This is a predicted structure of a 173-nucleotide RNA (FMN riboswitch aptamer (RFN element)) from Trinickia dinghuensis. The organism belongs to Trinickia, within Bacteria.
RNA sequence: GUGCGUCUUCAGGGCGGGGUGAAAUUCCCCACCGGCGGUAUGCCGGCCAUGUGCCGGCGAGCCCGCGAGCGCCCGCGAACGAAGCAGCCUCUCCGGUUGCUUGCCGCGCGGGGUCAGCAGAUCUGGUGCGAUGCCAGAGCCGACGGUCACAGUCCGGAUGAAAGAAGAUGCGC
Numbered sequence: 001g002u003g004c005g006u007c008u009u010c011a012g013g014g015c016g017g018g019g020u021g022a023a024a025u026u027c028c029c030c031a032c033c034g035g036c037g038g039u040a041u042g043c044c045g046g047c048c049a050u051g052u053g054c055c056g057g058c059g060a061g062c063c064c065g066c067g068a069g070c071g072c073c074c075g076c077g078a079a080c081g082a083a084g085c086a087g088c089c090u091c092u093c094c095g096g097u098u099g100c101u102u103g104c105c106g107c108g109c110g111g112g113g114u115c116a117g118c119a120g121a122u123c124u125g126g127u128g129c130g131a132u133g134c135c136a137g138a139g140c141c142g143a144c145g146g147u148c149a150c151a152g153u154c155c156g157g158a159u160g161a162a163a164g165a166a167g168a169u170g171c172g173c
Stems, first nucleotide, its partner, number of pairs: 001173010016030004031153002033142002035066004042058006048051001061140002069118002071115001072113003080106002082102008122138005144156003
């Protein structure tokens, strides 16, 4: 240096002003924010053989991937809803109520899987050998649940999880 393993720490930002209204950080106008890895014509630093050079650092929300979240499948728990049965109330039905049973469905909790279902969103001009990355301009996007009213920005799951980053350590090469 590299491969594999173990452990530790760290690992997300943002509603300010105005309008309407009984009520909105949720609507409307203006504003604000941008996880992780990769890519690199920009920026910074270093090197010497001064080159279309080499090395290091930074550099994309919308280029390629990843993550959390939701969905889906499997397994577990509970028995609130639900379903079934029986009794009672009711002339009957509907409905109500009590008891028992079930665990299909809904709901809640814990664990696993993988599918890739949701998993978003960029153009124009300029420069240049080369740009969806640089410069200029104009656009666009943002899980689920909650809420006096619809949420990227409030509250909640979450003092969670995690892409990954740094470090320690063991073994192999």
The prediction has a mean pLDDT of 77.